Bacterial RNase P class A from a Bryobacteraceae bacterium, 386 nucleotides, folded computationally. The RNAcentral record of the sequence draws on ENA. Rfam family: Bacterial RNase P class A. Rfam links the family to the GO terms tRNA processing, ribonuclease P activity and dimeric ribonuclease P complex. By type it is a ribozyme.
RNA sequence: UUGGUCGGACGGGUGGUCGCUCGAUCUGCGGUUCACCGCGGGUCGGGAGGAAAGUCCGGUCUCCAUAGGGCAGCAUGCCGGCUAACGGCCGGGGGGAUUCGCUCAAAGCGGGUUUCACGGAAAGUGCCACAGAAAAUAUACCGCCGUAGAUCGCUUCAACGCGGUUUGCGGUAAGGGUGAAAUGGUGCGGUAAGAGCGCACCGCGGGCGGAGCAAUUCGUCCGGCAGGGCAAACCCCAUGCGGAGCAAGACCAAAUAGGAGAGGAGGAGCGGCCCGUUCCGUUUUACUCUCGGGUAGGUCGCUAGAGCCGGCCAGUAAUGGCCGGCCCAGAGGAAUGAUUGCCGCCCGCAAGGGUACAGAAACCGGCUUACAGUCCGGCAACCCAC
Numbered sequence: 001u002u003g004g005u006c007g008g009a010c011g012g013g014u015g016g017u018c019g020c021u022c023g024a025u026c027u028g029c030g031g032u033u034c035a036c037c038g039c040g041g042g043u044c045g046g047g048a049g050g051a052a053a054g055u056c057c058g059g060u061c062u063c064c065a066u067a068g069g070g071c072a073g074c075a076u077g078c079c080g081g082c083u084a085a086c087g088g089c090c091g092g093g094g095g096g097a098u099u100c101g102c103u104c105a106a107a108g109c110g111g112g113u114u115u116c117a118c119g120g121a122a123a124g125u126g127c128c129a130c131a132g133a134a135a136a137u138a139u140a141c142c143g144c145c146g147u148a149g150a151u152c153g154c155u156u157c158a159a160c161g162c163g164g165u166u167u168g169c170g171g172u173a174a175g176g177g178u179g180a181a182a183u184g185g186u187g188c189g190g191u192a193a194g195a196g197c198g199c200a201c202c203g204c205g206g207g208c209g210g211a212g213c214a215a216u217u218c219g220u221c222c223g224g225c226a227g228g229g230c231a232a233a234c235c236c237c238a239u240g241c242g243g244a245g246c247a248a249g250a251c252c253a254a255a256u257a258g259g260a261g262a263g264g265a266g267g268a269g270c271g272g273c274c275c276g277u278u279c280c281g282u283u284u285u286a287c288u289c290u291c292g293g294g295u296a297g298g299u300c301g302c303u304a305g306a307g308c309c310g311g312c313c314a315g316u317a318a319u320g321g322c323c324g325g326c327c328c329a330g331a332g333g334a335a336u337g338a339u340u341g342c343c344g345c346c347c348g349c350a351a352g353g354g355u356a357c358a359g360a361a362a363c364c365g366g367c368u369u370a371c372a373g374u375c376c377g378g379c380a381a382c383c384c385a386c
Stems, first nucleotide, its partner, number of pairs: 002381001004379007012343007020047012049357001053368002056366005061245004073241005078092005093118001094116009119236002124234002126230003141176002143172012184202006203225001204223008249300004259291005267284006307326008344355004
């Protein structure tokens, strides 16, 4: 310097005209006046995002359920901290990858960047393709070694012996070969050949001691070393979880049709008085009034909050505390728009064209995914210069 990758910040600017929505205020008309309400008008102020998205995780809030506990199911899983909470974040430990330094080099040690569902495989069950002898009580294809036989060659008078080929029996797990993975690794000794068979170092397991809140780590001693991997297979252990969701839910409440109660005829039925159109009683209905459930509709929930900005302090950090300032959509079949001037950026010789991903719906904290372009920082690489 170029492109890449990771992390962080931003994600067009400024005017004109015409609108939409919410709030404040003034005002016209109407409901007789005030208050208040409805329909208009004027002025002023607010009006999408870093992800508003996916709805994956956690909460606030609301209603329902709920004595306590268990089973089942789901989720999480090294340690410590933060937080309202979390499966999130920060820090630490351990493992992996890559790179740099020390080193002649390797091993090792240390640093940087990055990454990991990182509890338990000696509770039990199960699985491990292909290849391979064997994928987990072990086993032996080639090979190596021993031994017995057969056969051939050499030597010999012959036998013994030596060598080759081959068969049987036995030893071995050095070497080869297969595989993602083969029953600790390297070296020396040892042996017929071999083998933790013995020893040293490394690794592993256990005890003790030191450091650390802990994960863990360091030192030392002991044990030849037992059981390869998979729990993102079942499972075991520990911890957590009642359910539904703002169409939650609460309140006000027409018209019509049911329901309950009261009144109630001059209509109808029954009874009384000698009779009944006129009097009395009673039942019922029309009708009137009241109450209740509930629909349409309306109101609330609804946006001042785990809020935003700045400073200081505590802390490695996540985060917390204090002080000061600010108010920043609240609609509801759903506003946040249309058009145009200038500027920025990209394409184009020019005319001109383009300017990402995407749009709130009760609210908040995260995660994940999408994203043109710009800026800053880290990392490794190519090229160039010193």
Taxonomically the source falls in Bryobacteraceae (Bacteria, Pseudomonadati, Acidobacteriota, Terriglobia).